[in-house]
RNA sequence: UUAUGCCGUGGCGAUGGAGUUCGCCGUUAAGCGCCCGCGGGCUGAUAACUCCUCCAAACGC
Numbered sequence: 001u002u003a004u005g006c007c008g009u010g011g012c013g014a015u016g017g018a019g020u021u022c023g024c025c026g027u028u029a030a031g032c033g034c035c036c037g038c039g040g041g042c043u044g045a046u047a048a049c050u051c052c053u054c055c056a057a058a059c060g061c
Base pairs, nucleotide, nucleotide: 010025011024012023013022016052017051018050019049020048021047033042034041035040036039
């Protein structure tokens, strides 16, 4: 100096926060939704569950 392995720490899972669980990545990474006529359209605040927050609609008081 290079490569590989292990450990620790950390990061990520289409728009916010928290908890639990799961999965992925190792900074050359995981990750950055879908459709079409390229200019438009569609679903969802979760990876999953629960709660809070934001937005929209309907109903009742």

A computed fold for a 61-nucleotide RNA from Methylovirgula sp., annotated as Fluoride riboswitch aptamer (crcB RNA motif). The model forms 100% of the base pairs in the Rfam consensus. Its Rfam family is "Fluoride riboswitch aptamer (crcB RNA motif)". Its family is annotated with response to fluoride and positive regulation of gene expression in the Gene Ontology. Model confidence (mean pLDDT): 76 of 100.